[in-house]
């Protein structure tokens, strides 16, 4: 330099099929239970969906650019 994959909650990831309600597990807070804790149960908080722009009534999803990580070729 060229090619490909990935970027979504504190962590690991789904969701993009076919544009329209942002989610799961773990972790965290509160409550129940316990002598206390763990486990378990209930409930809650937590997100500019990497950034900028475009298309659209509407973008995590489509298009362009940029950035970061990983891999391959040279």
């Nucleotide at each position: 330099g060229c090619c490909g994959g990935c970027c979504u909650a504190g962590c690991u990831c789904a969701g993009u099929u076919a544009g329209g309600g942002a989610g799961a597990g773990c972790g965290c807070g509160u409550g129940a239970c316990u002598g206390a804790a763990g486990a378990u149960c209930a409930u809650g908080a937590g997100g500019u969906c990497g950034c900028c722009a475009g298309u659209u009534c509407a973008a995590u999803c489509c298009u362009g650019g940029c950035g970061g990580c990983c891999g391959g070729c040279a």
Transfer RNA from Candidatus Heimdallarchaeota archaeon LC_3, 74 nucleotides, folded computationally.
It matches the Rfam family "tRNA". By type it is a transfer RNA.